This is a predicted structure of a 1544-nucleotide RNA (small-subunit ribosomal RNA) from a Rhodospirillaceae bacterium. Its Rfam family is "Bacterial small subunit ribosomal RNA". Its family is annotated with structural constituent of ribosome and ribosome in the Gene Ontology. The prediction has a mean pLDDT of 82. Lineage of the source: Bacteria > Pseudomonadota > Alphaproteobacteria > Rhodospirillales > Rhodospirillaceae. RNAcentral holds the sequence, with entries from ENA.
RNA sequence: AACUUGAGAGUUUGAUCCUGGCUCAGAGCGAACGCUGGCGGCAGGCUUAACACAUGCAAGUCGAAGGUGAAGCUAGAGCUUGCUCUAGUGGAAACUGGCGGACGGGUGAGUAACGCGUAGGGAUGUGCCUUUGAGUACGGAAUAACCGUUGGAAACGACGGCUAAUACCGUAUACGCCCCGAGGGGGAAAGCUCCGGCGCUCAUAGAGCAACCUGCGUCCGAUUAGCUUGUUGGUGAGGUAACGGCUCACCAAGGCUUCGAUCGGUAGCUGGUCUGAGAGGAUGAUCAGCCACACUGGGACUGAGACACGGCCCAGACUCCUACGGGAGGCAGCAGUGGGGAAUAUUGGACAAUGGGGGCAACCCUGAUCCAGCCAUGCCGCGUGAGUGAAGAAGGCCUUAGGGUUGUAAAGCUCUUUCAGCAGGGAAGAUGAUGACGGUACCUGCAGAAGAAGCCCCGGCUAACUCCGUGCCAGCAGCCGCGGUAAUACGGAGGGGGCUAGCGUUGCUCGGAAUUACUGGGCGUAAAGAGCACGUAGGCGGGUAUUCUAGUCAGGCGUGAAAGCCCCAGGCUCAACCUGGGAACUGCGUUUGAUACUGGAUACCUAGAGUCCGAGAGAGGGUGGUGGAAUUCCCAGUGUAGAGGUGAAAUUCGUAGAUAUUGGGAAGAACACCAGUGGCGAAGGCGGCUACCUGGCUCGGCAUUGACGCUGAGGUGCGAAAGCGUGGGGAGCGAACAGGAUUAGAUACCCUGGUAGUCCACGCCGUAAACGAUGAGUGCUAGUUGUUGGGAAGCUUGCUUUUCAGUGACGCAGCUAACGCGUUAAGCACUCCGCCUGGGGAGUACGGUCGCAAGAUUAAAACUCAAAGGAAUUGACGGGGGCCCGCACAAGCGGUGGAGCAUGUGGUUUAAUUCGAAGCAACGCGAAGAACCUUACCAGCCCUUGACAUAUUGGUCAUACUAUAGGUAGUAAUACUUAUAGCCGUACCAUUACAGGAGCUGCAUGGCUGUCGUCAGCUCGUGUCGUGAGAUGUUAAGUUAAGUCUUUUAACGAGCGCAACCCUUAUCUAAUGUUGCUAACACGUAUAAUACCGUGUGCACUCUUUAGAUACUGCCUAUUGCAAAUAGGAGGAAGGAAGGGAUGACGUCAAGUCCUCAUGGCCCUUAUGGGCUGGGCUACAUAUGUGCUACAAUGGUAACUACAAAGGGAUGCAAUAACGCGAGUUGGAGCAAACCCCCAAAAGUUAUCUCAGUUCGGAUUGUUCUCUGCAACUCGAGAACAUAAAGUUGGAAUCGCUAGUAAUCGGGGGUCAGAAUACCUCGGUGAAUAUGUUCCUGGGUUUUGUACACACCGCCCGUCACACCACGGAAGUUUGAGUUACCCAAAGCAUGCUUAUAAUCUGUUGCAUUUUUUCCACGACUAAUAACUAUGUAAGUCAAAAAGAAAAUGGUCAGAAGUUAAGUGUACAAAGGUAAAGUAAGUAACUGGGGUGAAGUCGUAACAAGGUAGCCGUAGGGGAACCUGUGGCUGGAUAAUCUCCUUU
Repeated sequence: AACUUGAGAGUUUGAUCCUGGCUCAGAGCGAACGCUGGCGGCAGGCUUAACACAUGCAAGUCGAAGGUGAAGCUAGAGCUUGCUCUAGUGGAAACUGGCGGACGGGUGAGUAACGCGUAGGGAUGUGCCUUUGAGUACGGAAUAACCGUUGGAAACGACGGCUAAUACCGUAUACGCCCCGAGGGGGAAAGCUCCGGCGCUCAUAGAGCAACCUGCGUCCGAUUAGCUUGUUGGUGAGGUAACGGCUCACCAAGGCUUCGAUCGGUAGCUGGUCUGAGAGGAUGAUCAGCCACACUGGGACUGAGACACGGCCCAGACUCCUACGGGAGGCAGCAGUGGGGAAUAUUGGACAAUGGGGGCAACCCUGAUCCAGCCAUGCCGCGUGAGUGAAGAAGGCCUUAGGGUUGUAAAGCUCUUUCAGCAGGGAAGAUGAUGACGGUACCUGCAGAAGAAGCCCCGGCUAACUCCGUGCCAGCAGCCGCGGUAAUACGGAGGGGGCUAGCGUUGCUCGGAAUUACUGGGCGUAAAGAGCACGUAGGCGGGUAUUCUAGUCAGGCGUGAAAGCCCCAGGCUCAACCUGGGAACUGCGUUUGAUACUGGAUACCUAGAGUCCGAGAGAGGGUGGUGGAAUUCCCAGUGUAGAGGUGAAAUUCGUAGAUAUUGGGAAGAACACCAGUGGCGAAGGCGGCUACCUGGCUCGGCAUUGACGCUGAGGUGCGAAAGCGUGGGGAGCGAACAGGAUUAGAUACCCUGGUAGUCCACGCCGUAAACGAUGAGUGCUAGUUGUUGGGAAGCUUGCUUUUCAGUGACGCAGCUAACGCGUUAAGCACUCCGCCUGGGGAGUACGGUCGCAAGAUUAAAACUCAAAGGAAUUGACGGGGGCCCGCACAAGCGGUGGAGCAUGUGGUUUAAUUCGAAGCAACGCGAAGAACCUUACCAGCCCUUGACAUAUUGGUCAUACUAUAGGUAGUAAUACUUAUAGCCGUACCAUUACAGGAGCUGCAUGGCUGUCGUCAGCUCGUGUCGUGAGAUGUUAAGUUAAGUCUUUUAACGAGCGCAACCCUUAUCUAAUGUUGCUAACACGUAUAAUACCGUGUGCACUCUUUAGAUACUGCCUAUUGCAAAUAGGAGGAAGGAAGGGAUGACGUCAAGUCCUCAUGGCCCUUAUGGGCUGGGCUACAUAUGUGCUACAAUGGUAACUACAAAGGGAUGCAAUAACGCGAGUUGGAGCAAACCCCCAAAAGUUAUCUCAGUUCGGAUUGUUCUCUGCAACUCGAGAACAUAAAGUUGGAAUCGCUAGUAAUCGGGGGUCAGAAUACCUCGGUGAAUAUGUUCCUGGGUUUUGUACACACCGCCCGUCACACCACGGAAGUUUGAGUUACCCAAAGCAUGCUUAUAAUCUGUUGCAUUUUUUCCACGACUAAUAACUAUGUAAGUCAAAAAGAAAAUGGUCAGAAGUUAAGUGUACAAAGGUAAAGUAAGUAACUGGGGUGAAGUCGUAACAAGGUAGCCGUAGGGGAACCUGUGGCUGGAUAAUCUCCUUU
């Protein structure tokens, strides 16, 4: 010292908060795969087929237990000189015997179990080892090896004979030992020796080991609820090392189980390991402990120990050998092989160390072990160089073309040498010897930057960005999601980021996940309170005292193996790794103590709960009786043509008398008013009156019991409507059904009928939006105000105060995601029960239970999605509501729609009929003007650096200039000329870059434009409110054309819009005065005269232009609370914005335009570019928009006659004049314009026509002309004459307009050679109507609902059709694992019987042998000794003969006992067989629903009042969504009423 510890992110939405799932970042692995790979250390290495195995090895050893004694060696002998024999030595091999093969090593199949873990217990055994005591005496019979014979292919035997022991047996002895009836009985041994020892036997104590029993702990399933007959217990016996139903006989009927038995599935258990802040979760490789197994199943034997991995027997499957008769085998030991698999190593070295077996030991054995080999499988360490080096090299990439970046990176220069390499030395590991590793670790020296870097990623999460290619393709992807021509998301490249001898991917575990919540969640609306009650087990439980100490707390002791984790030290250079010590092991047991709390026991208490007494309210329940109104039906009267019904109709009823009305009668059902967020009940539910029976509740009061209480799994009862069964009843209503309507259809909504049913009795069903979507109980925590039923007090006797029990509304604190709840909690706490864990599949399938059925209840999975959902917000929308506005309607005027024509469009046609525009907001639009051109289209012909731009190179030509040189002329300056060179400019030819494109994309864009809409809106800053999106401001009350203004106000201010400023018209003033004007004045011309004309003068007037003024609700009255403002009035040219214009907020429509222009990208490049001629855009059964002209008398025609404004004019306008019927022509005065020209009509006056297809209308056509133009055929305009169509005011529908407007009349302009009924503009004449906002349409604002947000052209449901996927049912069929019964029954053990049987005992003796002894005799042989030999001596051995005695042994026979062996029977019994009932899995014709799938069909059910409000339960019906009946709910909009509440 052993304490160092908790992060979040992405994804549901237009946005927000919440709920909730999915996904990611972390750590780990016995891993595998892909790419890559220098060195070393330490570890690890078949997770799958407990699949099958060739070959070798893995358990032997002991000669100090025993007999035997191979080869070789030594010596000798023989002779056939290379053989044999003998002796010695030697010790192989096998055998008997002992100990060990029960350890070590492997594997995890089985096992849910006393198997394992932990803590205990008593009825046990124990080889080797240790301690102590005692002993080790005497005998016996066999047997293997061996020898001989013999069977067999082999394996292996058979028979006969010999032999030993520490093999086997007996006797003796035995203190202690065992049994006992206490007398007694029983039980051992083994020897060997090198003489040191090593053994053996009996007993004793121990250690270690082994066996047994018990408490507690140890996975999932109840869609497994009952299991069990040796089963549970007893007595006795047997058996075991030992207790025990362990086994047996008998007796009893028990034992286990909802605290989960039995059954099914899965699994070796633990120390530990991984993860985690922890609690937990997952796991059980390596190391260690235990268990189980050894080809599969069964069995025992031996032994201290086994029911035995490398032993035995049997059965089975498989493999091998075979002479076919029969045999052999078991790698889940170490290597190795095949197989399986994504996947896991050498047929290595050594017993040197550690350990094991045997042995006294030497030693032998040891695939245990120690080492080496292979593998980046993991952890740890090291290296692949260091310093300097800017010309910021080259190359690459990007680029705004300047540059940037790669990048001090490289090169270059100066150094170093770890690792690897080469050479030399060289350990420790070894107590005396012995080293596989290994010439290894380590040390020293040498050379040289030398030999040594990859992998993944770069849209967000998540660190890191650009270019090219591709074009919803190819592809990526962990989630969200990328890719449809500018992809930081695909592929490549450059650059960057991360890790590094590795890096990514995949798989699995924990974490994050408080997403199963013990720590640490929830259930009003998100998933979630059983429909309600009673009540069993269980859980929890008021006050006081005593006692016990079970829980609880504290201390001690034992245990919690080692290793590991953690701490402190130490050893390998460090680290990983290793070593030592400690801490810890949160547990269990035991003991001592404490006694507050919980608990047990005892005694008491009354505050909980009950009982009693007195009152009270009530649609509480059941049964019987009874009443009136209404409906329908029947009878009768009156009475006549309709009634009924609807949006409108029809079906229907009625002249056979309905409806209506009067009277009488019948029947059934329901009970108006009272009636009330009033009452009662547990809920469902309950409503006329009345009688009887009956439950509960409340208040008041004293008394009484004394915790008797709360909750409540299972269980039991009640339980709307519909429905079912039996029998009644049946007025009205009314599923089904029929008819009539509606409709595209209408299986509906509406109407006319109408059966079940609705009603009663009895019996089922058991479900509802059975809802307060809120379980029951108890206590506590501000109030205010209604109402129901009681009580008390006070006094004014009808009021006030107060208290219980209900029932409503508002509301503080608090809670809540918000909405909201708020003493009737969804607040603060406690107790108990029920329920939830993403959406869909599905409340479905299968199984079980219940039901007559309908069906109810319990209740999954595969598969599929990344959401589904709650509350609130902002919008948008509504066949929702309120307010307001607009030629929106209404009131009017005139049109369109009918005709002819013009013009645009669709369609059709065509070689082409170029292209665009498409509801409003395309369609007399682009086009302010297509004969050619335009022109983009079509046909034909032609051109290719191009019709047009810039640049480059080369060339040619011409001209000018400069320089040099020459020539000529000149005195000279200089001039002219020739040549060369250069330069500038231009043209041409050729070349290369490029030009060109009305080709595509308006959904890549700029610019411009339309539209909502000249609508009154759109926003911001600060503050405040809200968790937040957001709100407030901007709402409200008034007012306005207006978010205009005022008042109020948690807002105060501000911006873009509105308004104003600008232009124009109307009035006035001033100035100006030509080309305008001409009143007054003068003159002139002309005339009979006036008039007119001209000139001057003048600027008064009109007018032009410029500058100003004027109008502001300023003044008066009234109204509005004040104000803002409005109404009326005065004055004024004009009055409340005086008229008109320009001016178009934030934004919407991917609105329009690439064909005005500009422009990204793409495409074409002898053509999609350019040029020319001709054609087309002008077509024509037809449809439609916009216009013109008309249909006539308010008119046509003819004649006469008056009055504008605004414009235009030089390639122009053109006068007077002349000609022509006319278009026009001739001609050309004047005018670049207040000067000249273009230049009026309707109106007015007169005449005529007289209501007709006309003197209306003018289309069409014919003839002849005019004009423009290069050219009028396709295809111009105009004129004259002739022709004279439709049309007599226009269906449904629809458009414009509110005053100088509509209507009507003409004028001008632009475009333009020519060509307007179009467009723009000008003036003339000049109306009608508006009571108003119910309706249509558009808009603004507010409120409400919403499942919409691409915003209703939204969303979305179901059938049908097609494709794919998983699942259910199914006649059957296949397979497995068990169960039950029976048959057969191996080995084995137990047992009965039979037979045989060495030792021992008893008896027997005719036998045999041996020994001893007595007596006698005889030979042979051998050794020793002495010695040279010969020989002698003594001993031993063998043999022969006769007799006697004794003993022993063997044998025979008989018997006893006994062991062993064989045979046979019985019990048990594996495998096998048969049968049955289930069960699990697979498969199956056919069948059912479900899910998924860019563009299928039918409808439109839901979301808005979704166009019939929706939904729940139930029943019937229907292609389908659905419809209808019945009861219920609000999770229904709108309006009204009632009641209650809030504010003033």